[in-house]
Context: one part of a larger RNA
């Protein structure tokens, strides 16, 4: 001085970014167990008691064991070592169990059952391969394919103007061959009708890509605007939630919690820039997820001490 590790009076999170590390707590029996819920959980929820051994008895049992009542009697301690859960409360996110960056990430990503659209009648769709020829599929729509969302509960507004997809069209446009003129000793060439997909034009679709205003003025205090004007768009954001993992201004403004709270909950909400399968909300259980609070507990500290062991490092 570095590494493992053990103990510490009093205090007990004052340490830190942040209880990170360490420490509590443990087995079995017995009593007892809240809120919330999807009635299955929650739960070992919390909290309490008891525990060795020795004797006598009973009850079960064929043995083996098992259990129980009584008295006793040892130690600080009886799951005596070893093994062996801290507990609880609010929020966020994902439904959960699962997957992942072999070797700096295991989450809120990814699956996922469950919703929903779209293609396909099978010599199909789709996909692999120049092709023969495979896969799906020894399958057939209660099935394959594909895309997107993600358990249940409520529910999913409005817009088909752009752009895509699909259909359809009287006319318009729309190549080449082929036909018809002219032209050329043949040709080439020029010109004409005739017209396929595609556009054009018409209509339909958003759980297709996406999109979802402004300006003024009005109530007999003030404020605010149910209601009016007007400009405008395809349509002008609905239910809902909202200072949010989305909000700049912001440490928004109240409340709770602390002496002290840029945090964290619960509210308001004018939301720079939320919003409904690019899902919206809510939500029991689940989680080496994220943040916050109690309780218990502790060399994390106050603030160090002391000791075990291994190395370093000095002298020999």
């Nucleotide at each position: 001085c570095c590494g493992a590790c053990g103990u510490u009076a009093g205090g007990g999170a004052a340490u830190u970014c942040g209880g990170c590390a360490a420490g509590u707590u443990a087995g079995u029996c017995c009593c007892g167990u809240a809120a919330g819920u999807u009635c299955g959980c929650g739960a070992u929820a919390a909290g309490g008691g008891a525990u060795g051994c020795c004797u006598g008895c009973c009850u079960c049992u064929u043995u083996c064991g098992a259990g129980g009542c009584a008295g006793g009697u040892c130690g600080c301690a009886g799951u005596g070592a070893c093994u062996c859960g801290g507990a609880c409360g609010c929020u966020c996110c994902g439904a959960c169990u699962g997957u992942c960056u072999a070797g700096u990430a295991a989450c809120a990503a990814c699956a996922u059952a469950g919703g929903u659209g779209a293609c396909c009648g099978c010599a199909a769709a789709u996909c692999c391969g120049u092709a023969a020829g495979g896969a799906c599929u020894c399958g057939u729509a209660c099935g394959g394919u594909c895309a997107c969302u993600g358990a249940a509960u409520c529910c999913u507004g409005c817009c088909c103007a752009g752009u895509g997809c699909a259909g359809g069209u009287a006319u318009c446009u729309g190549a080449a061959c082929a036909c018809c003129c002219g032209g050329u000793a043949c040709a080439a060439c020029g010109g004409g009708g005739c017209g396929a997909a595609g556009g054009a034009c018409c209509u339909g679709u958003u759980a297709a890509c996406g999109g979802c205003g402004g300006g003024g003025g009005u109530a007999a205090c003030u404020a605010u605007g149910a209601c009016c004007c007007u400009c405008u768009u395809a349509a002008g954001g609905u239910a809902g939630c909202g200072u949010a993992g989305u909000a700049c201004c912001u440490u928004g403004c109240c409340g709770c919690u602390u002496c002290a709270g840029u945090a964290g909950c619960g509210g308001c909400u004018u939301g720079c820039a939320u919003g409904a399968a690019u899902g919206g909300a809510u939500c029991a259980a689940c989680g080496a997820g994220a943040g916050c609070g109690u309780c218990a507990c502790u060399g994390u500290c106050c603030c160090a001490a002391c000791g075990u062991u291994g190395g370093g490092c000095c002298c020999g």
Molecule: large-subunit ribosomal RNA, domain IV
Organism: Halorussus marinus